[in-house]
RNA sequence: GGGCCGUUAGCUCAGCGGUAGAGCGGAACGCUUAUAACGUUCAGGCGGUAGGUUCGACUCCUACACGGCCCA
Numbered sequence: 001g002g003g004c005c006g007u008u009a010g011c012u013c014a015g016c017g018g019u020a021g022a023g024c025g026g027a028a029c030g031c032u033u034a035u036a037a038c039g040u041u042c043a044g045g046c047g048g049u050a051g052g053u054u055c056g057a058c059u060c061c062u063a064c065a066c067g068g069c070c071c072a
Stems, first nucleotide, its partner, number of pairs: 001071007010024004018055001026042005048064005
């Protein structure tokens, strides 16, 4: 220098254009003599950044940034 993959909640990851989810973790309540386990509920992300396409984008396109792998 070139190519490919990734970047979504504290962590690990889903989600093939129509108002963003799960598990774990956290909080409250229930259950228990109590703890754990279990159950119910809740909080928590505007989606790496900036543009573009579209009535509408996490999802398509472009550039850049960061991480990983490969080639030179």